Predicted 3D model of a 107-nucleotide RNA (SAM riboswitch aptamer (S box leader)) from Planococcus maitriensis. The sequence was found by an Rfam model in a public genome assembly. The organism belongs to Planococcus, within Bacteria.
RNA sequence: CGCUUAUCAAGAGAGACUGAGGGUAAGGCCCUAUGACGUCCGGCAACCCCCAUCCAUUGGGAAGGUGCCAAGUCCUGCAGAAUGGAAUCCAUUCUGAAAGAUAAGUC
Numbered sequence: 001c002g003c004u005u006a007u008c009a010a011g012a013g014a015g016a017c018u019g020a021g022g023g024u025a026a027g028g029c030c031c032u033a034u035g036a037c038g039u040c041c042g043g044c045a046a047c048c049c050c051c052a053u054c055c056a057u058u059g060g061g062a063a064g065g066u067g068c069c070a071a072g073u074c075c076u077g078c079a080g081a082a083u084g085g086a087a088u089c090c091a092u093u094c095u096g097a098a099a100g101a102u103a104a105g106u107c
Stems, first nucleotide, its partner, number of pairs: 002106007013041001015040003021031003026076003042069003047065002049061004073099001078096008
């Protein structure tokens, strides 16, 4: 890198250092000197994990491996539906797909 499965509307600092960018492409729309990004500390969560139940799950835990801590995966791009607008067009909403992220497994 590829493949499989699961999840993606919840949650997480009024701290220290630093000092101008950031939201991983594009278009939007946003965050940011009332300090972004980053590092440290802190925290959240519970995929792996641990304990009990006992073979199917359920309940509890958080030492360890990851992950995460603006906005639904920030929104959109593809397909379909509904509603509205004189329209093959536009707007809004919904569903699905695709793509992506994370975890566990696998060649």